Context: one part of a larger RNA
RNA sequence: UGACGGGGGCCCGCACAAGCGGUGGAGCAUGUGGUUUAAUUCGACGCAACGCGAAAAACCUUACCUGGACUUGACAUCUGGAAAACCCUCUAGAAAUAGAGGGGUGCUAGCUUGCUAGAGUUCCAAGACAGGUGCUGCAUGGCUGUCGUCAGCUCGUGUCGUGAGAUGUUGGGUUAAGUCCCGCAACGAGCGCAACCCACGCCAUUAGUUGCCAUCAUUUAGUUGGGCACUCUAUUGGGACUGCCUAGGUUAACUGGGAGGAAGGUGUGGAUGACGUCAAGUCCUCAUGGCCUUUAUGUCCAGGGCUACACACGUGCUACAAUGGAUAGUACAAUAGGUUGCCAACCCGCGAGGGGGAGCCAAUCCUCUAAAACUAUCCUAAGUUCGGAUUGGAGUCUGCAACUCGACUCCAUGAAGCUGGAAUCGCUAGUAAUCGUGGAUCAGAACGCCACGGUGAAUACGUUCCCGGGCCUUGUACA
Numbered sequence: 001u002g003a004c005g006g007g008g009g010c011c012c013g014c015a016c017a018a019g020c021g022g023u024g025g026a027g028c029a030u031g032u033g034g035u036u037u038a039a040u041u042c043g044a045c046g047c048a049a050c051g052c053g054a055a056a057a058a059c060c061u062u063a064c065c066u067g068g069a070c071u072u073g074a075c076a077u078c079u080g081g082a083a084a085a086c087c088c089u090c091u092a093g094a095a096a097u098a099g100a101g102g103g104g105u106g107c108u109a110g111c112u113u114g115c116u117a118g119a120g121u122u123c124c125a126a127g128a129c130a131g132g133u134g135c136u137g138c139a140u141g142g143c144u145g146u147c148g149u150c151a152g153c154u155c156g157u158g159u160c161g162u163g164a165g166a167u168g169u170u171g172g173g174u175u176a177a178g179u180c181c182c183g184c185a186a187c188g189a190g191c192g193c194a195a196c197c198c199a200c201g202c203c204a205u206u207a208g209u210u211g212c213c214a215u216c217a218u219u220u221a222g223u224u225g226g227g228c229a230c231u232c233u234a235u236u237g238g239g240a241c242u243g244c245c246u247a248g249g250u251u252a253a254c255u256g257g258g259a260g261g262a263a264g265g266u267g268u269g270g271a272u273g274a275c276g277u278c279a280a281g282u283c284c285u286c287a288u289g290g291c292c293u294u295u296a297u298g299u300c301c302a303g304g305g306c307u308a309c310a311c312a313c314g315u316g317c318u319a320c321a322a323u324g325g326a327u328a329g330u331a332c333a334a335u336a337g338g339u340u341g342c343c344a345a346c347c348c349g350c351g352a353g354g355g356g357g358a359g360c361c362a363a364u365c366c367u368c369u370a371a372a373a374c375u376a377u378c379c380u381a382a383g384u385u386c387g388g389a390u391u392g393g394a395g396u397c398u399g400c401a402a403c404u405c406g407a408c409u410c411c412a413u414g415a416a417g418c419u420g421g422a423a424u425c426g427c428u429a430g431u432a433a434u435c436g437u438g439g440a441u442c443a444g445a446a447c448g449c450c451a452c453g454g455u456g457a458a459u460a461c462g463u464u465c466c467c468g469g470g471c472c473u474u475g476u477a478c479a
Stems, first nucleotide, its partner, number of pairs: 001479002003476003007473007015463002019427005026318008034309002042053002064304007073129001077128002079125005086103007107118005131293002134291003140287002142282003145278001147276001152191006158167003171182003197270004202238003206234003211228003216225002241264001244258005320420001324379006336367003341360002346355003386417001391412007433455007
């Protein structure tokens, strides 16, 4: 000087407390461990691994296993030789591949018009080499997590100390903040904080089509004429600064209250992550040193596996019911996506779906209609008209192909489950809870993920305690 202390002081944070809803019990989904297996590919392991890499494992993916094949190779450059490239058919085979037959003579340049040279492509030969999701993340780059959006981390000059170092950065106040004020052997500065950026909230300007409809006509319908007020969309600006008043305060920083205002003291949310820590993660994105491999640890193919199942754990979904279930009627969103696509009307089917073909390369058309809610009726406390697992049968769709191993529909079947021990998690407002909708991936395949809107709470006295963190101080057989 740090680090540590079941030392002290001060201060924060859904850290506790006050509340609301969960997990832990059940069934299922999914990830992991374990076990099993020919293989169940690999990585990730307290917080910070475990719905994680994977924004999609039937084949492919795919790295694993079994079997069948290849050896200058699936891919790149170079040398020599041959041939247009290429297309089609047959045989064997699980395919990869092997064999046979047929068609076909192009492009550019030079000229003798049928020869030469070249580009590109294919085949053959030889080797230089290719190849490796093989090892090492403790050799590395890059990227990322984490403490933590915590308020810290440093430097120059000066001064003090023999020196390691100190000072500044400590102290008194204050702040979300090393934020600002005052004081001070310090005076300044840098990286962080804040601001600048984006979205939302108010107003104005410009612009009205594919948007909108107050006034005037008109229609089944903003449909049409008309209009651009309003909504909305997009552009450019304004607006909030403790600016004003008051009280407190050291005449300060600032704090409490108030006015006006759409908004008030960082307006709300996002993006933004200092010096560093964990030899944290990644050599399976990519790049890369070294090592290993080279008729195999490379490459191609078929089938299988990654989907196994006495079990254990994590994360979720659905429930256990009456604030409910069923049937019928009926109103209101926002984000986003669409040509190998979204798919209307209408018809068929109980339904998944099929037929059909209008419209749309999108403020036009389609997904589209919402869902919870509300109204009416039935159910009346039961393992039930709760719950839907499991299983049997019949089907639909995607796709070469749903056996291993897809999703969905209909009929039947109707398990466990009556609110969950110890323990443990999230959340402070348009939040929690609850309800649906869209998107990426994608042929098909979400209860996951990412977004969107609808309905919409309770509580916070406070900082004694638990956890994490910041500053000062103290002790130290620690570095």
Background:
The part of an RNA shown here (small-subunit ribosomal RNA, 3' major domain) has 479 nucleotides and comes from a groundwater metagenome.